[in-house]
């Protein structure tokens, strides 16, 4: 430099759901919590993809459409510990 994750060490992250608090919602942050996870680190107009729909704009309604607002724990880029080969 390249594989590859069977064991060890130091260890690390945290699913649902509860509480609090932000936000229109989806979601996000901090306690609790542990389902998992070798990258669950990092990137979100500048790759795909999937949520919301406040304004927006259509409609007589009822409701659709729309990101400029989110998801990296869905794919994929980048970067990396530690054991083996």
């Nucleotide at each position: 430099u390249c594989g590859u994750g069977u064991u060890a060490a130091g260890g690390g992250c945290a699913a649902a759901c509860c509480u609090g608090u932000c936000g229109a919602a989806a979601g996000g942050c901090a306690g609790g919590g542990g389902c998992g996870c070798a990258a669950a680190g990092c990137u979100a107009c500048a790759g795909g993809g999937u949520c919301u729909a406040a304004g927006g704009c259509c409609g007589c309604a009822a409701g659709g459409c729309u990101a400029u607002g989110a998801c990296a724990g869905c794919c994929a880029g980048c970067u990396g510990c530690c054991a083996c080969g």
The RNA shown here (c-di-GMP-I riboswitch aptamer) has 85 nucleotides and comes from Calderihabitans maritimus. Model confidence (mean pLDDT): 84 of 100.